[in-house]
């Protein structure tokens, strides 16, 4: 200097003017609700109706001030929870989820560390990572053969027949080469295929083969290290068909449901409506089935009314700084801060300057993750290459 990899941050800024929403405060002026007091009417009493007053409390209208106001993913709705209701409980089966080990966490399918395996020179990165000797299924085509295993080409030995050469004690025999048929042996060599019945080498054999040996692989138990997953070491055994579970399945662990349009309260209105069916040996009860428990009514259709307001709604498994512990995720302590709560839906418009000339993109109950999208810029760790000293 270049390339890469991992992590963190920003993601338009400043000023002026006007305009939004929340919280809070001050002022103005009426309206309104409520409490108290007075009066009036009714009333046995209690209490109720109506009117007035005070300005205690609250709401609403107008104006002024202060202060706060979208994200790293707010997206996807894929996981996990908090919270609310069913609800006064439960169990089993079916079903679903996860899948190496140990930790973290409220919890998780997430995160951290470790093991094993794949990719990468490396820093790193990815893993749907339990079980194929519980069982079932599948492995097309090609190939002899993909399981109840086998021989297409080939190699070796014997027999029969043909044919060439040579030799000999000569028409017979022996040696050697070759062709065809047949019997037996063989799975080393070749072919097919993603994969062929352990691999490589040496010996051995008629030719071959774990047939024997060495190393590797595989199996069994043993020892050492480690909490463990696992790793390493030596010993024994010639030991055999493989793959596939993101196929069914087996094993281990986990799992109620619905969801802020949950739910609670206030006000108002209507039709306390009609019909049909089931009815205690029945029906209903927040996924399915059964048992159990609870309730006594339930289901369907037609018709009618309302769609207003308040709460839920933001102080949290919270943020920031710092100390200690831990390899780390993270935990504990101390200090400090309040940082959107809209509801047809709030942050916009104009001008000037700067500038990386600005991407992906807008909360709607909240939080922890994962995944996806992202112009440009800044910072740091580590790895590799080149050059120079």
């Nucleotide at each position: 200097g270049g390339a890469g990899u991992c992590g963190g941050c920003c993601g338009g800024g400043c000023g002026a003017c006007c305009g939004c929403a929340g919280u809070u405060u001050c002022g103005c002026g009426g309206c309104u609700g409520u409490u108290g007091c007075c009066a009036u009417c009714g009333u046995c009493a209690g209490c109720g109706u109506u009117g007035g007053u005070a300005c205690g409390c609250g709401g609403u209208g107008c104006g002024g001030g202060a202060u706060u106001g979208a994200g790293g993913a707010a997206a996807g709705u894929c996981c996990g929870g908090g919270c609310u209701c069913c609800a006064u409980a439960g169990g089993a089966c079916a079903g679903g989820g996860u899948g190496c080990c140990a930790g973290g966490u409220a919890a998780c399918g997430c995160c951290u560390g470790g093991g094993c395996g794949g990719c990468g020179c490396g820093a790193g990165u990815c893993g749907a990572c339990g079980g194929a000797c519980a069982g079932u299924g599948c492995c097309a085509c090609a190939g002899a053969a993909a399981a109840u295993a086998u021989a297409c080409c080939g190699c070796c030995a014997g027999g029969c027949a043909g044919c060439g050469a040579g030799g000999c004690c000569a028409c017979g025999c022996c040696u050697u080469a070759u062709u065809g048929c047949u019997u037996g042996g063989u799975a080393a060599g070749g072919g097919u295929g993603a994969a062929a019945u352990g691999g490589u080498g040496c010996g051995g054999u008629a030719a071959g083969a774990g047939c024997g040996c060495a190393c590797c692989g595989c199996g069994u138990g043993c020892g050492u290290g480690g909490c463990a997953a696992c790793a390493c070491g030596a010993a024994c055994g010639g030991c055999a068909g493989g793959g596939u579970a993101a196929a069914c399945c087996c094993c281990a662990c986990c799992c109620g449901g619905a969801g802020c349009a949950a739910g609670a309260c206030c006000a108002a209105a209507u039709a306390g409506g009609a019909a049909u069916c089931c009815a205690u040996g029945g029906g209903c009860g927040u996924g399915g089935u059964c048992c159990g428990c609870g309730c006594c009514g339930g289901a369907u259709u037609c018709g009618g009314g309302u769609a207003g307001g308040u709460c839920g709604c933001u102080a949290g498994a919270g943020g920031u700084g710092u100390g200690c512990g831990g390899u780390g995720a993270c935990g504990c302590g101390c200090a400090u801060c309040c940082c959107a709560g809209a509801u047809g839906a709030a942050u916009g418009g104009u001008c000037g300057c700067c500038u990386u000339c600005g991407a992906c993109a807008g909360a709607a109950c909240c939080c922890g993750g994962c995944u996806u999208a992202c112009a440009g810029g800044c910072c740091g760790g580590c790895u590799c290459c080149c050059u120079u000293u």
Annotation: A computed fold for a 389-nucleotide RNA from a Gammaproteobacteria bacterium, annotated as Bacterial RNase P class A. Its Rfam family is "Bacterial RNase P class A". It is annotated as a ribozyme. Taxonomically the source falls in Gammaproteobacteria (Bacteria, Pseudomonadati, Pseudomonadota). The sequence was found by an Rfam model in a public genome assembly.